[in-house]
This is a predicted structure of a 487-nucleotide part of an RNA (small-subunit ribosomal RNA, 5' domain) from an uncultured bacterium. It matches the Rfam family "Bacterial small subunit ribosomal RNA". Clan: SSU clan. Gene Ontology terms of the family: ribosome and structural constituent of ribosome. RNAcentral holds the full RNA, with entries from ENA and SILVA.

Context: one part of a larger RNA
RNA sequence: AACGAACGCUGGCGGCAGGCUUAACACAUGCAAGUCGAGCGAACCCCCUGACUUCGGUUGGGAUGGUUAGCGGCGGACGGGUGAGUAACGCGUGGGAACGUGCCCUUGGGUAAGGAACAACGGCUGGAAACGGCUGCUAAUACCUUAUGAUCCUCUUCGGAGGCAAAGAUUUAUCGCCCAGGGAUCGGCCCGCGUUGGAUUAGGUAGUUGGUGGGGUAAUGGCCUACCAAGCCGACGAUCCAUAGCUGGUUUGAGAGGAUGAUCAGCCACACUGGGACUGAGACACGGCCCAGACUCCUACGGGAGGCAGCAGUGGGGAAUCUUGGACAAUGGGGGCAACCCUGAUCCAGCCAUGCCGCGUGAACGAUGAAGGCCUUAGGGUUGUAAAGUUCUUUCAGCAGGGAAGAUAAUGACGGUACCUGCAGAAGAAGCCCCGGCUAACUCCGUGCCAGCAGCCGCGGUAAUACGGAGGGGGCUAGCGUUGUUC
Numbered sequence: 001a002a003c004g005a006a007c008g009c010u011g012g013c014g015g016c017a018g019g020c021u022u023a024a025c026a027c028a029u030g031c032a033a034g035u036c037g038a039g040c041g042a043a044c045c046c047c048c049u050g051a052c053u054u055c056g057g058u059u060g061g062g063a064u065g066g067u068u069a070g071c072g073g074c075g076g077a078c079g080g081g082u083g084a085g086u087a088a089c090g091c092g093u094g095g096g097a098a099c100g101u102g103c104c105c106u107u108g109g110g111u112a113a114g115g116a117a118c119a120a121c122g123g124c125u126g127g128a129a130a131c132g133g134c135u136g137c138u139a140a141u142a143c144c145u146u147a148u149g150a151u152c153c154u155c156u157u158c159g160g161a162g163g164c165a166a167a168g169a170u171u172u173a174u175c176g177c178c179c180a181g182g183g184a185u186c187g188g189c190c191c192g193c194g195u196u197g198g199a200u201u202a203g204g205u206a207g208u209u210g211g212u213g214g215g216g217u218a219a220u221g222g223c224c225u226a227c228c229a230a231g232c233c234g235a236c237g238a239u240c241c242a243u244a245g246c247u248g249g250u251u252u253g254a255g256a257g258g259a260u261g262a263u264c265a266g267c268c269a270c271a272c273u274g275g276g277a278c279u280g281a282g283a284c285a286c287g288g289c290c291c292a293g294a295c296u297c298c299u300a301c302g303g304g305a306g307g308c309a310g311c312a313g314u315g316g317g318g319a320a321u322c323u324u325g326g327a328c329a330a331u332g333g334g335g336g337c338a339a340c341c342c343u344g345a346u347c348c349a350g351c352c353a354u355g356c357c358g359c360g361u362g363a364a365c366g367a368u369g370a371a372g373g374c375c376u377u378a379g380g381g382u383u384g385u386a387a388a389g390u391u392c393u394u395u396c397a398g399c400a401g402g403g404a405a406g407a408u409a410a411u412g413a414c415g416g417u418a419c420c421u422g423c424a425g426a427a428g429a430a431g432c433c434c435c436g437g438c439u440a441a442c443u444c445c446g447u448g449c450c451a452g453c454a455g456c457c458g459c460g461g462u463a464a465u466a467c468g469g470a471g472g473g474g475g476c477u478a479g480c481g482u483u484g485u486u487c
Base pairs, nucleotide, nucleotide: 001486002485003484005483006482007481008480009479012359013358014357015356016355017354018352019351020317025315026314027313029312030311031310034074035073036072039071040070042068043067044066045065047062048061049060050059051058052057081270082269083268090195091194092193093192094191095190096189099187100186104183105182106181107180108179109178110177111176112146113145114144115143121136122135123134124133125132126131152163153162154161155160168175169174196242197241198240203233204232205231208230209229210228211227212226213225214224215223245267246266247265248264249260250259251258252257272293273292274291275290276289295306296305297304298303323349325348326347327346331345332343333342334341335340362392363391364390365389372383373382374381375380396428398423399422400421401420402419406414431476432475433474434473435472436457437456438455442471443470444469445468446467452459453458
């Protein structure tokens, strides 16, 4: 000098920031990912209307609209959290070739003809529940077949042969769908160099190292497999052990360097523990699935349900770290033609002197240097212009009135906030540590190697500037000290 600090005493206001460093311990409750009826059938509601009626309703038709469980589409791979693991192409930096890329932009072409189902729904039925089973019916931008196919793909004797597509909706403006090329963005992969400690870890390795054939992948590759060869790494530290997310940065320092990796930003890894794949442009997927395990809960004992390292919040651990708040107004994201819906991202508010910065707790005058306190050589000195008193001011806080920008025509959570004006009255607002030397600041009383102090040296055993109190003084100030850590 610094701090994500804590503890003790104290505490007026505002702005900006920060706030589980420990148990990647366990979690009650609510919310955190939905949306589209302009893809689809259906049900219900509102409205109009016909028939019947026991006047309760029942049944049929129509039209605009609304609500939605289901099928279907897109999104749930982003955003948010955490740092357990990882000493590694994980990260940083600089290169590389054998790749993919939904939505977006752009270019060319196409959008033909048919079919069979499955939910929903009805019937029967199992189960305590979770959830099912059988059967019947039905639509589609769901599924399938056929056609057309090229500059696309495969093979090729370079003549050619073979293969692959589509979906419609609407308010008639458009929005879509399919194939192929290019772009942009994002991502996968490979390599050089750099990246903690230990040799009281010296040898390590059998898909191991390389080759050939094959498989696999979007793609290279022992990535996998069969065969063949016997290699490969290592004192320039392999292997093993321990520790650790990495970086931009942060902090200290004149620098070199050291320490560090909170907040913010980039990358990586993880999502109760371990394993696995499915779907998909993208995951081996935090709020998806399956299996195993531990734990918790429900149960009719047959069987089921769950995963806060999302935002709040609870218990526990700990020296220690906040509200079960408001709003989608802004910025951004998802869906939708749109209206709009969702968004604990975000923007705000709440709590905390945790930090930084700013402001205030009054100003001027005021000596018979009042009273009181303390000291005293008893004369006086000091507290001290300090107070009182006089004259002023009103920041901040308070009360009242007005009142934004942030928002484009509309829409403001913040918020009647910031800010402006007026009113009252010095009024509501000072503490903490120290005073032997280092080190700025001294006397009295008490105590008597006791009680105690202390960072080091050291004080205390009857005159203690070092302990405790008082008066006085010094320092910093809404803080001041102590402890811890780094330089």